[in-house]
């Protein structure tokens, strides 16, 4: 830097749970037989099956990504590259489109943190004092301006270096250098490399800041959904009874006839409870083959937890392994560590004691 691999093996006895045979007997016992946590089962953080609502169509918000090729169902993964960066090196890190569409931030410190700015410093001019050797002279000075060389702050100060050039300066002019942008040649599938020519073009950061630009995405989730279906309360039909007493409708009133109020029977909805979903899969081994790898393909084998107040658990013997003792025989301890299924995958993250196998560098 990369892998193996994680309560050691192997037998016995007692017990949990799921199954299958078999026998009692009437639904539970009893006998045999097979299965029974992980590498992360954890966080639930990203992709997916599976399900059920929802949906002409297109848009807006919102969220998620964001160098290339591959790979897989599918990913924000995984493999291999490219550009960056850091390391003497092996090698490690990289959300890496736009900062010249806009907008907002840039602590301290500094004149100025981005429509450039004059704090010291350099130069010019105008005027004032002072000086002498009396000039087209020096000094020192308010003010006006003009300059990013040079000093000093910063994480960062408007491209470096040098010659030219100017009153002193400045990409103002060359030249080299470094970046940008346009053309172009060769190479590579491609990101991009390796080159030539031009244009003084020189634009600060910061987008895990809003944004803006490209691609993508309907919602809940296994408590998703489907079946089967007590008791009680209340629906609907349909019978009996009662034809008598209540209430009501219909009528001014009576008669009549509806209707509710008792019983029973059958439907249907739905709680409670059960069953399923749920263990045959993007399965796992082994050999072959293709690829540089991720991974794909063909053969053959196999069948590998399914609980739900929630099972997978002890105690003995031998062997093996550590450690500490002993001259040795042998004694004596220990075999851990993160943590444990709950629909099921494929990923990423995090947690881990011991131990073993490798590639490699100073």
């Nucleotide at each position: 830097u990369g892998g193996a691999g994680g309560a050691g093996g192997u037998g016995a006895u007692c017990g949990c749970u799921c199954u299958c045979c078999c026998g009692u007997u009437c639904u539970a016992c009893g006998g045999g037989g097979g299965g029974g946590a992980g590498g992360a089962a954890a966080g639930u953080c990203c992709g997916a099956a599976c399900u059920c609502c929802g949906c002409a169509g297109g848009g807006c918000a919102g969220u998620g990504c964001g160098c290339u090729g591959g790979g897989u169902a599918a990913c924000a993964c995984c493999c291999a590259g490219u550009g960056g960066g850091g390391g003497c090196a092996a090698c490690c890190c990289u959300a890496a489109g736009g900062a010249a569409a806009g907008u907002g931030c840039c602590a301290c410190a500094g004149a100025a943190a981005a429509u450039a700015u004059a704090c010291c410093g350099c130069c010019a001019c105008c005027g004032g004092c002072c000086g002498c050797u009396c000039g087209u002279c020096g000094g020192c000075u308010u003010g006006u301006g003009g300059u990013a060389a040079g000093g000093g702050u910063g994480a960062a100060a408007a491209g470096g270096u040098g010659c030219g050039g100017u009153a002193a300066g400045a990409g103002c002019g060359c030249a080299c250098c470094a970046g940008u942008c346009c053309a172009u040649g060769c190479g590579g599938u491609g990101a991009c490399g390796c080159g030539u020519g031009g244009a003084g073009c020189u634009u600060g950061g910061u987008a895990a800041a809003c944004c803006c630009c490209g691609c993508a995405c309907g919602g809940a989730g296994c408590a998703a959904g489907g079946c089967c279906a007590a008791a009680u309360a209340g629906g609907a039909a349909g019978g009996c009874a009662g034809u008598c007493a209540a209430g009501g409708g219909c009528g001014g009133c009576c008669c009549g006839u509806c209707c509710u109020g008792g019983c029973c029977u059958u439907c249907g909805g739905g709680u409670a409870g059960g069953c399923u979903g749920c263990a045959c899969g993007a399965g796992c081994c082994a050999g072959g083959g293709g690829g540089a790898a991720a991974u794909c393909c063909c053969u053959g084998g196999c069948c590998c937890a399914g609980a739900u107040g929630a099972a997978u658990g002890a105690u003995c013997a031998c062997c093996g392994c550590c450690g500490c003792u002993u001259c040795a025989g042998g004694g004596c301890g220990g075999c851990a560590a993160c943590a444990g299924a709950a629909u099921u995958c494929g990923g990423c993250u995090u947690a881990c004691g011991a131990u073993c196998c490798g590639u490699u560098c100073c």

Bacterial RNase P class A from a marine sediment metagenome, 362 nucleotides, folded computationally. The sequence is in RNAcentral, with records from MGnify. It matches the Rfam family "Bacterial RNase P class A". About the family: Ribonuclease P (RNase P) is a ubiquitous endoribonuclease, found in archaea, bacteria and eukarya as well as chloroplasts and mitochondria. The coordinates come from a structure-prediction model, not an experiment, and the mean pLDDT is 75.